[in-house]
RNA sequence: UAGUUAUCAAGAAAGGUGGAGGGAAUAGACCCUUUGAAACCUUAGCAACCCUUUGCGCAAUGCAAUGAAGGUGCUAAAUUCUACCAAAAAAUGCUAAAUGCAUUGGCGGCAGAUAACGA
Numbered sequence: 001u002a003g004u005u006a007u008c009a010a011g012a013a014a015g016g017u018g019g020a021g022g023g024a025a026u027a028g029a030c031c032c033u034u035u036g037a038a039a040c041c042u043u044a045g046c047a048a049c050c051c052u053u054u055g056c057g058c059a060a061u062g063c064a065a066u067g068a069a070g071g072u073g074c075u076a077a078a079u080u081c082u083a084c085c086a087a088a089a090a091a092u093g094c095u096a097a098a099u100g101c102a103u104u105g106g107c108g109g110c111a112g113a114u115a116a117c118g119a
Base pairs, nucleotide, nucleotide: 003117004116005115006114007113008112013043014042015041016040017039021032022031023030026083027082028081029080044075045074046073049071050070051067053065054064055063056062079111084108090104091103092102093101094100
């Protein structure tokens, strides 16, 4: 690195160095930024994936509670929003009518991020 599983509208910032960009990538929108961007460092914090402790259980890779020492992660805005599909539901319109057609429509897909596992 491929792959698998889970989560992604909640939560949590100050200082130092730095000196013009940043919000993953493409396009558009919007936003942040010299009242100091990215990056790095320090400290603090958030959360609870791994994990700690306890209980249940024959047992588990299970369930419930608990904690935050340790390993990660994170600390503007929904993963900032849109892009793809339409036989999820549903709504509206067209039609004489419909199980038809059109438009809208996410709890879907793609991509991505993080964790744990991993040939």